[in-house]
RNA sequence: CUACAAACCCGUGCUGCCGCUGUUUCGAAAGAAAUGGAGGAAAGUCCGGACAGCAUAGAGCGAUGCACCAUCUAACGGAUGGGGUUCUUUUUAAGAAUACAGAAAGUGCCACAGAAAAUAACCGCCGGAGCGUCAAGGCUUGCCGAAGCGCAACGGUAAGGGUGAAAAUGUGCGGUAAGAGCGCACGGUAGUUAUGGGUAACUAUAAUUGCGGGUAAACCUUGCAUGAUGAAAUGCCCAAUAGGCAGGCGCUUGAGGACUGCUCGUCCGAUGCCUGCGGGUAGGCAGAUAGAAUGUUGCAGCAAUGUAACAUCCAGAUAAAUGGCAGCAGCCCCGCAGCAAUGCGGGGUACAAAAUCCGGCUUACAGGGUUUGUAGUUUU
Numbered sequence: 001c002u003a004c005a006a007a008c009c010c011g012u013g014c015u016g017c018c019g020c021u022g023u024u025u026c027g028a029a030a031g032a033a034a035u036g037g038a039g040g041a042a043a044g045u046c047c048g049g050a051c052a053g054c055a056u057a058g059a060g061c062g063a064u065g066c067a068c069c070a071u072c073u074a075a076c077g078g079a080u081g082g083g084g085u086u087c088u089u090u091u092u093a094a095g096a097a098u099a100c101a102g103a104a105a106g107u108g109c110c111a112c113a114g115a116a117a118a119u120a121a122c123c124g125c126c127g128g129a130g131c132g133u134c135a136a137g138g139c140u141u142g143c144c145g146a147a148g149c150g151c152a153a154c155g156g157u158a159a160g161g162g163u164g165a166a167a168a169u170g171u172g173c174g175g176u177a178a179g180a181g182c183g184c185a186c187g188g189u190a191g192u193u194a195u196g197g198g199u200a201a202c203u204a205u206a207a208u209u210g211c212g213g214g215u216a217a218a219c220c221u222u223g224c225a226u227g228a229u230g231a232a233a234u235g236c237c238c239a240a241u242a243g244g245c246a247g248g249c250g251c252u253u254g255a256g257g258a259c260u261g262c263u264c265g266u267c268c269g270a271u272g273c274c275u276g277c278g279g280g281u282a283g284g285c286a287g288a289u290a291g292a293a294u295g296u297u298g299c300a301g302c303a304a305u306g307u308a309a310c311a312u313c314c315a316g317a318u319a320a321a322u323g324g325c326a327g328c329a330g331c332c333c334c335g336c337a338g339c340a341a342u343g344c345g346g347g348g349u350a351c352a353a354a355a356u357c358c359g360g361c362u363u364a365c366a367g368g369g370u371u372u373g374u375a376g377u378u379u380u
Stems, first nucleotide, its partner, number of pairs: 001376010012329007020037007039351001043362002046360005051230002054227001058264004063226005068082005083100001084098004101221002106219002108215003122161002124157004130151004137144003169187006188211010234286004244277006256268004293312008330349008
């Protein structure tokens, strides 16, 4: 310097004119002054909470979610660091993915092809009663008839070949009628035990037992966790009307209601409750922005993060404010001139908009920058 990969940051500035809005001060008011006013994702609504009422709790079943180890956190299906497995690459190194408990509790599924997807036999290999042919030879001269060859009921085989993503653990030697862990040697893989390392997941070595496989984002089993709702929550104030009419049930021997989907159980409950018809109101205040807050530095930690000191207060609208116009710049791209610095001209400037708040995840993004790792090139 180039390529690849990972993490992080910026992503617009100034001036002028006009306009909107929060807070504070002055003012009877109109208004004036000062000082603030949309993001890294505000997005998606996918997770977790704070908060609000139900409400004074609980148990069982069901449902949903998660699933290697340790740590962080208010918590999480999140983060950090490790371990395993798989992929990529030139074996390495580095990187990426991970929906990573259990298949030895059980039930399913593995299309097509193939004999067969697990109680396996299509071709092939071996044995073969019996039948035919042929014929050495024998003798009783028309009978017997070995070997060879062919067919073959039936039996053995899972080594070789074929099918397939996958076919009874791999290779070699021996053995066998032919074969097979049938035996031996060296391996693979799962489990168990022992020793060493590690907080642990796990890992190295040795011994021993077994060996059809895959699939649980199939049902299922195991362990852990979970009340649902939701800011249009919820609380308060003012005002208005007809606290009207009808029907049903009921008044402590309990109508009705609340507590998660159900059950149990608990609680509230009487001029009560439910259904229908009819009437009034639609205004204001709070919630609503001082926090699991932000920044700097030190210490601890590989890190996420924690802790201490100091400093700061950075939108609060309610049909929804936070803007419009103009000029000059910044950054990027292209063209021309130039040795270069640079100048001139043209074009572009991304994704995008708070609505109770916070912590994560995921997605979008013109252009620019920083750091780290790996590989290559070069001696400038």
The prediction has a mean pLDDT of 77. This is a predicted structure of a 380-nucleotide RNA (Bacterial RNase P class A) from Taibaiella lutea. It was read from a public genome assembly, where an Rfam model found it.